Predicted 3D model of a 75-nucleotide RNA (transfer RNA) from a Candidatus Woesearchaeota archaeon.
The RNAcentral record of the sequence draws on ENA.
The coordinates come from a structure-prediction model, not an experiment, and the mean pLDDT is 82.
RNA sequence: CCCUCCGUAGCCCAACCUGGAUAGGGCGUCUCCCUCCUAAGGAGAAGGUUGUGGGUUCGAAUCCCAUCGGAGGGG
Numbered sequence: 001c002c003c004u005c006c007g008u009a010g011c012c013c014a015a016c017c018u019g020g021a022u023a024g025g026g027c028g029u030c031u032c033c034c035u036c037c038u039a040a041g042g043a044g045a046a047g048g049u050u051g052u053g054g055g056u057u058c059g060a061a062u063c064c065c066a067u068c069g070g071a072g073g074g075g
Stems, first nucleotide, its partner, number of pairs: 001074007010027004020058001029045005051067005
């Protein structure tokens, strides 16, 4: 210098290829129930401008461009 992959909630992931309207799941956190108490179990809630910036579109996590960080490969 070139190529490929990854970045989404506090943590780990799905949805991306094929654009469709409220971005879901597990763990964790908080509240309540249960229990003598804790754990376990049950019910509920909060938490995201999808790495960043821009573009295309009626509509972008998804497509395009640039850029940052990480991993692997090549020279």
Description
It matches the Rfam family "tRNA". The family's RNA type in Rfam is transfer RNA. About the family: Transfer RNA (tRNA) molecules are approximately 80 nucleotides in length. The source organism's lineage runs through Archaea, Nanobdellati and Candidatus Woesearchaeota.